The prediction has a mean pLDDT of 89. The RNA shown here (c-di-GMP-I-GGC riboswitch aptamer) has 85 nucleotides and comes from an uncultured Granulosicoccaceae bacterium. The sequence was found by an Rfam model in a public genome assembly. Rfam family: c-di-GMP-I-GGC riboswitch aptamer. Rfam links the family to the GO term cyclic-di-GMP binding.
RNA sequence: GCAGACAAAGGCAAACCCUCCGAAAGGGGGUGACGCAAAGCCACUGAUCUAAGGGUAUUUACCUACGACAGCAGGGCUGCCUGAA
Numbered sequence: 001g002c003a004g005a006c007a008a009a010g011g012c013a014a015a016c017c018c019u020c021c022g023a024a025a026g027g028g029g030g031u032g033a034c035g036c037a038a039a040g041c042c043a044c045u046g047a048u049c050u051a052a053g054g055g056u057a058u059u060u061a062c063c064u065a066c067g068a069c070a071g072c073a074g075g076g077c078u079g080c081c082u083g084a085a
Stems, first nucleotide, its partner, number of pairs: 002083003011036002017030005034071001040077003044074003048068002053064004
């Protein structure tokens, strides 16, 4: 560097629920485990989500990210064990 069980030590923690922050998406904490070999970290690219604010059209819609998302994909950085070379 590559690969990931039939090992070993462990690790992380979805949804629901409670609570706090937020306009929302979503995030923090608690509980709880659906799962995860990087489900460790990073918003660089794409996708996706929201639309406070702004814009358009008119009674209520549509557009828009500087917001979100790393457990969507890619990419970057770091890492336990083992295996073959």